[in-house]
Molecule: transfer RNA
Organism: marine eukaryotic metagenome
RNA sequence: GGAGUGUAGCUUAGUCUGGUCUAGAGCAUUCGGCUGAUAACCGAAAGGUCCCCGGUUCGAAUCCGGGUACUCC
Numbered sequence: 001g002g003a004g005u006g007u008a009g010c011u012u013a014g015u016c017u018g019g020u021c022u023a024g025a026g027c028a029u030u031c032g033g034c035u036g037a038u039a040a041c042c043g044a045a046a047g048g049u050c051c052c053c054g055g056u057u058c059g060a061a062u063c064c065g066g067g068u069a070c071u072c073c
Stems, first nucleotide, its partner, number of pairs: 001073006009027004019058001029045005051067005
């Protein structure tokens, strides 16, 4: 210098094509059910400034610019 990645504690969908009620899912966590008890199983809850700043737009996780961390060349 070039390319890629960054979304919940972890792994990630969604980005191509901006809008569909709210950013969803699995695991983990908490509570409840079940059990003699535990695990498994069932139900529920909590958890996100979508890496940061700015711009475009009626509207941005998504488009544009800059920055930053990591990975590769």